[in-house]
RNA sequence: GGGCUGUUAGCUCAACUGGCUAGAGCACCUGUUUUGCAUACAGGAGGUUAAGGGUUCAAGUCCCUUACAGUCCA
Numbered sequence: 001g002g003g004c005u006g007u008u009a010g011c012u013c014a015a016c017u018g019g020c021u022a023g024a025g026c027a028c029c030u031g032u033u034u035u036g037c038a039u040a041c042a043g044g045a046g047g048u049u050a051a052g053g054g055u056u057c058a059a060g061u062c063c064c065u066u067a068c069a070g071u072c073c074a
Base pairs, nucleotide, nucleotide: 001073002072003071004070005069006068007067010026011025012024013023019057028044029043030042031041032040050066051065052064053063054062
């Protein structure tokens, strides 16, 4: 330098062929239970879907550019 794959909540990951309000587990906060802690149960908060642009009635999903990470080739 070139090819491919990936980037979504604090962490690990979903989200079908573009279509209803982007969800789950763990973690965090509150409450109940306990003498107290843990466990369990109930509830809650947390997202510019890496950044910018384009296509579309509609984009996490498709297209372009950029950044970062992994891998292969040189």
About this RNA
Predicted 3D model of a 74-nucleotide RNA (transfer RNA) from a Patescibacteria group bacterium. The RNAcentral record of the sequence draws on ENA. It matches the Rfam family "tRNA". By type it is a transfer RNA.